[in-house]
RNA sequence: GAAGUUCGCCAGGCAGUCGCUGGACAAAUCAUCGUCUGGAGGAAAGUCCGGGCCCCAUAGAGCAGGAUGCCGGCUAACGGCCGGGCGCCGCGAGGCGACAGACAGUGCAACAGAAACAUACCGCCGAAGCCCGACUUUGACGCCCGCAGGGCGGCAAAGUCAUUUUCUGAAGAGCAGCUUGCUGCGAUGAAGGAAAUGAAGGGCUGGUAAGGGUGAAAUCGUGCGGUAAGAGCGCACGGCCGUACUGGUAACAGUUACGGCGGGCAAACCUCAUCCGGGGCAAGGCCAAAUAGGGGAGCAUUGACGUGGCUCGCGUCGCUCCCGGGUAGGCUGCUAGAGGCCGUCGGCAACGGCGGUCCCAGAGGAAUGGCUGCUCACGACAGAACCCGGCUUAUCGGCGAACUUCCACC
RNA sequence: GCCCCCGUCGUCUAGAGGCCCAGGACGCCACCCUUUCAAGGUGGAAAUCGCGGGUUCGAAUCCCGCCGGGGGCACCA
Numbered sequence: 001g002a003a004g005u006u007c008g009c010c011a012g013g014c015a016g017u018c019g020c021u022g023g024a025c026a027a028a029u030c031a032u033c034g035u036c037u038g039g040a041g042g043a044a045a046g047u048c049c050g051g052g053c054c055c056c057a058u059a060g061a062g063c064a065g066g067a068u069g070c071c072g073g074c075u076a077a078c079g080g081c082c083g084g085g086c087g088c089c090g091c092g093a094g095g096c097g098a099c100a101g102a103c104a105g106u107g108c109a110a111c112a113g114a115a116a117c118a119u120a121c122c123g124c125c126g127a128a129g130c131c132c133g134a135c136u137u138u139g140a141c142g143c144c145c146g147c148a149g150g151g152c153g154g155c156a157a158a159g160u161c162a163u164u165u166u167c168u169g170a171a172g173a174g175c176a177g178c179u180u181g182c183u184g185c186g187a188u189g190a191a192g193g194a195a196a197u198g199a200a201g202g203g204c205u206g207g208u209a210a211g212g213g214u215g216a217a218a219u220c221g222u223g224c225g226g227u228a229a230g231a232g233c234g235c236a237c238g239g240c241c242g243u244a245c246u247g248g249u250a251a252c253a254g255u256u257a258c259g260g261c262g263g264g265c266a267a268a269c270c271u272c273a274u275c276c277g278g279g280g281c282a283a284g285g286c287c288a289a290a291u292a293g294g295g296g297a298g299c300a301u302u303g304a305c306g307u308g309g310c311u312c313g314c315g316u317c318g319c320u321c322c323c324g325g326g327u328a329g330g331c332u333g334c335u336a337g338a339g340g341c342c343g344u345c346g347g348c349a350a351c352g353g354c355g356g357u358c359c360c361a362g363a364g365g366a367a368u369g370g371c372u373g374c375u376c377a378c379g380a381c382a383g384a385a386c387c388c389g390g391c392u393u394a395u396c397g398g399c400g401a402a403c404u405u406c407c408a409c410c
Numbered sequence: 411g412c413c414c415c416c417g418u419c420g421u422c423u424a425g426a427g428g429c430c431c432a433g434g435a436c437g438c439c440a441c442c443c444u445u446u447c448a449a450g451g452u453g454g455a456a457a458u459c460g461c462g463g464g465u466u467c468g469a470a471u472c473c474c475g476c477c478g479g480g481g482g483c484a485c486c487a
């Protein structure tokens, strides 16, 4: 110097003038008028959370319902804030995270795929079981039942059969069947000779989640062993979960030992833990004015009402709803407060303690504006309505502090 | 000020995790029919599901934040 991150602050300024409005004082007192003084925001917004305040029981019990969901702290309280843990993103300063539970149960996963919950489509295997893969005779042997004898099993020899190979067969061919001269087969090789084999193999049941393929997702990854083939089946390394131990208040982390590896969705129902009574200043209180204190419906002590969905409890004794009628006036609640600023102490911080100092909008058709001049960086989003703490959203721009990355120079 | 409800073709609506790049009716456009119009028949176009994020493999649908629209509320007897 450039780019960026976090935190905090400001939101045109000055002067003049004319207005609006709250309060105090003074004058008038029926309006009024004078002086002094106060007069929008960081979001006053959305009304999304939490609390104060007020009414209904001093807000009570249970169910239902809702909200929240790592741990510790802060606080009046919170779904907020601070600090920490874990995960993800970023080179980094830092940022983001509804971040409990899927061996409590129920459910969902379209299409594709064999299978999305117990699944074999292709592929691999042929270990185990059964069947086929030749039969007859003879011989000795083994086993079983046995009086005789028979059955079964493999073995050996002979014969027939089957399969394969080979020779011969083109100098040319036969075989089979019968109705005896026809039909069928045959050079894609008949009949015959020789040799070898009778196993290989096939089928069914089955084993296998390693591979292919499908999908968003497919049963822990790699290697070696192992196996019929495979598989955490075993081992080594790695990943994850649980128990124990160590550190830490905890979330969690560590590593050694041991045990073990079927996943996703809970912003699906649900489970667990914590919290929540309802309503809102048009709450609520006081005064005044006015009328048709009318009509209808419902229930009435085992009832009705008391604002919340149900039951109980508590309180009151007529009450609720609809139609119709009247008034649409005043006071209060109402702004001194979990208040602002400064200092100091404790705490990493959020925040808290103490001391000093200041008073800083309070309307009710609803005030904070108009004009002129100077000036600058030319002015965004936007207006209180009982109050406060947060969150979220909108916003021209500017300033300060700390930190990060890169470049250059010393 | 406070409290509720609702947003889907031009209009009215269906939908409630996948069968939906969203279905139907009226309207619109084209063609047929008719001498012509209407009616009728056939076909077609028309939706950022108010907007932006998130959860999920997947969102009109579930969750969060905005935007827009609509409704209700006083006192007396």
Base pairs, nucleotide, nucleotide: 001406002405003404004403005402006401007400008399009398010397012375013374014373015372016371017370018369020039021038022037023036024035025034027032041381045392046391048390049389050388051387052386053280054279055278056277060312061311062310063309065276066275067274068273069272070084071083072082073081074080085099086097087096088095089094100271101270105269106268107265108264121212122211123208124207125206128205129204130203131202132201134160135159136158137157138156139155141153142152143151144150145149161198162197163196164195165194166193167192174185175184176183177182178181220238221237222236223235224234225233239261240260241259242258243257244256245254246253247252284332285331286330287329294323295322296321297320298319299318303317304316305315306314325486326485327484339358340357341356342355343354344353345352346351376379411483412482413481414480415479416478417477420436421435422434423433428467438454439453440452441451442450460476461475462474463473464472
Model confidence (mean pLDDT): 75 of 100.
This is a predicted complex of two RNAs, RNase P RNA and transfer RNA, with 487 nucleotides together.
It holds a member of the Rfam family "Bacterial RNase P class A". By type it is a ribozyme.